Bacterial small signal recognition particle RNA from a Candidatus Fermentithermobacillaceae bacterium, 100 nucleotides, folded computationally. The sequence was found by an Rfam model in a public genome assembly. Model confidence (mean pLDDT): 76 of 100. Its Rfam family is "Bacterial small signal recognition particle RNA". By type it is a non-coding RNA gene. Rfam describes the family as follows. The signal recognition particle (SRP) is a universally conserved ribonucleoprotein involved in the co-translational targeting of proteins to membranes.
Formats: sequence, C1' cells, structure tokens
RNA sequence: GGCCGGGUCCUGCGCAAUGGGAACUCGUGAACCCCGCCAGGUCCGGGAGGAAGCAACGGUAAGCGAAUCUUUUCAUGUGCCGCAGGGGUUCCUGGUCGGA
Repeated sequence: GGCCGGGUCCUGCGCAAUGGGAACUCGUGAACCCCGCCAGGUCCGGGAGGAAGCAACGGUAAGCGAAUCUUUUCAUGUGCCGCAGGGGUUCCUGGUCGGA
C1' cells in the first nucleotide's frame, strides 16, 4: 500500500429500563332522590297480625385517597443490548498478500 471481515454512521423490527395512564388490592365513600335490615314512632285492624318506613348498623355505585407485587397501554438520544437491511468519505480493529 492492496484485498476481505467486523465496528463506528443511517433505517426498520425486537427486548429491557425509566416516566405517565388504566386495571387489580386496600381504605373512604349517597341524611333523602342505592340495596339490605329496620329500634323508636306512624298507619290499617275489634284482635291476631299486617303495611309503609326515619335514625342506627351492614353492604355498595360514582368519586376521592394510598402503596407496591402483578396485568395492560402510551411515550422517550435510557441502553448504544439483539437481528436484518442500507451506506461505506473518515476513524478503529482482525486476517491475508506484497514492497521498503
């Protein structure tokens, strides 16, 4: 110096990480216009009984709050991790050949 391969560069796909949203879990949560159960009281009845039903209690809806394991979704120059393709001026690296 030449040739070949790989990396660096670009694109696509994928994976992980990070952040956001949602689901799940727990808590809270409707005086009445949710449910159940309904003390007291009210109503019907001669009575036995029955009816509606406030408070309380219990359970929930929408909503709100909480944390992390899981599931799902979106995004990102977080990785320069994997695969394929493209490019190959420069740089790095490996092999090989030749010359001084």